[in-house]
RNA sequence: CUGGUUGGACGGGCAGUCGCUGGGGCGCUUCGCUUGCGGAGAGUUCUAGAGGAAAGUCCGGUCUCCAUUGGGCGUCGUGCCGGCUAACGGCCGGGGGGGUCGCGUUAAGGCGGCUUCACGGAAAGUGCAACAGAGAAUAUACCGCCUGGUCAUUUGGCCGGGUAAGGGUGAAAAGGUGCGGUAAGAGCGCACCGCGCUGGCGGUAACGUCAGUGGCAGGGCAAACCCCACGCGGAGCAAUGCCAAAUAGGGGGAGAGGGGCGGCCCGUCCCGUUACAAUCCCCGGGUAGGCAGCUAGAGCCUGUUAGUAAUAACAGGUCGAGACGAAUGACUGCCGCCUGCGCAAGCAGAGUACAGAAACCGGCUUAUAGUCCAACCAGUACA
Repeated sequence: CUGGUUGGACGGGCAGUCGCUGGGGCGCUUCGCUUGCGGAGAGUUCUAGAGGAAAGUCCGGUCUCCAUUGGGCGUCGUGCCGGCUAACGGCCGGGGGGGUCGCGUUAAGGCGGCUUCACGGAAAGUGCAACAGAGAAUAUACCGCCUGGUCAUUUGGCCGGGUAAGGGUGAAAAGGUGCGGUAAGAGCGCACCGCGCUGGCGGUAACGUCAGUGGCAGGGCAAACCCCACGCGGAGCAAUGCCAAAUAGGGGGAGAGGGGCGGCCCGUCCCGUUACAAUCCCCGGGUAGGCAGCUAGAGCCUGUUAGUAAUAACAGGUCGAGACGAAUGACUGCCGCCUGCGCAAGCAGAGUACAGAAACCGGCUUAUAGUCCAACCAGUACA
C1' cells in the first nucleotide's frame, strides 16, 4: 500500500428570501360576567421545530384502570460464573465448547490470534432419527483380511472357523495417534492424549492445574415431552379523567345466592335474599364534539474521583417538536462529498443512502449511497 473478517463514528454545512405549526412579549378588536378574571380573532416581534434508526412491535419498565389485592396450583418466561442497571431475554468482564488461520508433534495431543455460541440436566423416565446401510443404541459382518477342508488348476468356486485394524453406506457406526504383538486383527500390551473415580493446590465462582488409580462408557437430539433452579396478576394512551350536546330516565331475559376484564382453588371485598338487586346477556335508539393525559425526565452536556470495563458518586451547566386528518416546507448562492477527464490547476456532471415523531424511557433486531477510524489475518514493496 492492497484485499478480507469483525467492531465503531458521521451521514451534509453556511447565508439569504418567502411560507407553515407551537411557545413568550407587545398592543388592537370582540364576547361573558362577580369590573377583575376568563375566552375568541387577526397583527407584529423574538424563539423552537422529524432519527440513528423515528422502522420492526421482539423484550423490560414509568404511568393508567380493574381493585381493597394476599396465597397456592397450572400456564408462561429465563438458564455457564461474577458484576452493572429501575428492570430486561440487555450490557461489561471472566470461564468453557465449536470454527478458522498460524506455530508445533514421527503422528496425535498442545500453544496463540481472530470469530462464534439458544452454554443447567441424557446415569429419573418416555420419545425421535426418513432414506441408505450388514447393522442406528440391551445395534453388526456387506466388501475385505487370516485360516482348515474340498473341487479345480488360469487368477478361482463351495463348506466351516477367527476378525472388526482397512474399505463402503450414512449427519452419526464399540475413544484418538504411534509403536509392539498376532495366522490375520483388536486396549491384546505399552507410551502420549481423552474419559471415569479419589485427593491436593489456586480462584468469590464458573473452572483450571497437579498427583494417584481404572482398560474404561455404544453415541446424538431437551429450539422434543420431561427433571432442576430462579422469576412473573391482567389489560393497555383506541389506557384513563373532565365538560358540553343529543336521545327513547326505551323494551325483554337470567337469577338465589350472585359479581369482582386470562384458567382453577382458598382468602378477601361489594351487592342481594323469594324476586323490583349489583351484575351479565339480547333487541332498539342517540352521540362520534371539545379539553386534559402530552412532555422537566431512571433527561442531556462537561469535568473530577473509583473501577479492567459496563457503570456509579460528586461538582458545574442546560431545557432541545408536542401535531390531531395531522406543522417542521420551497427557492437561490457558496462550500463539502461522489463520478468522469486532466500531471496539476481546473472543467463538466450528479443532487447525495436508509428513511418522517404521535404517551414516554432503556435495550435488541433489521435497512443504509458514501466517507473515516481501530484490531486481527493474508499478500506486495522498502529498510
A computed fold for a 383-nucleotide RNA from an Acidobacteriota bacterium, annotated as Bacterial RNase P class A. Its Rfam family is "Bacterial RNase P class A". Gene Ontology terms of the family: tRNA processing, dimeric ribonuclease P complex and ribonuclease P activity. Rfam classes the family as a ribozyme. About the family: Ribonuclease P (RNase P) is a ubiquitous endoribonuclease, found in archaea, bacteria and eukarya as well as chloroplasts and mitochondria. Its mean pLDDT, the model's own confidence on a scale to 100, is 77. NCBI's taxonomy places the organism under Bacteria, Pseudomonadati, Acidobacteriota.